This is a predicted structure of a 71-nucleotide RNA (transfer RNA) from a Candidatus Micrarchaeia archaeon. Its Rfam family is "tRNA". Rfam classes the family as a transfer RNA. The organism belongs to Candidatus Micrarchaeia, within Archaea. The RNAcentral record of the sequence draws on ENA. Its mean pLDDT, the model's own confidence on a scale to 100, is 80.
RNA sequence: GCCGCGGUCAUCUAAUGGUAGGAUAGGAGGCUGUGGACCUCCAUGCGCGAGUUCGAUUCUCGCCUGCGGCC
Repeated sequence: GCCGCGGUCAUCUAAUGGUAGGAUAGGAGGCUGUGGACCUCCAUGCGCGAGUUCGAUUCUCGCCUGCGGCC
């Protein structure tokens, strides 16, 4: 340099154009002699910029970045 795959809460992971979900971690409460476990609730997210569209996490292009391959 070229090609392919990926980038989503603090972490991991879903969502094939129509309200972005779950787990772990965190906070509050309940329960408990204390703690843990368990139960209920809460907050945090679509890498950046354009385009297409009534509507984009999703499709297109560029950029950034990670991994792999070729040279």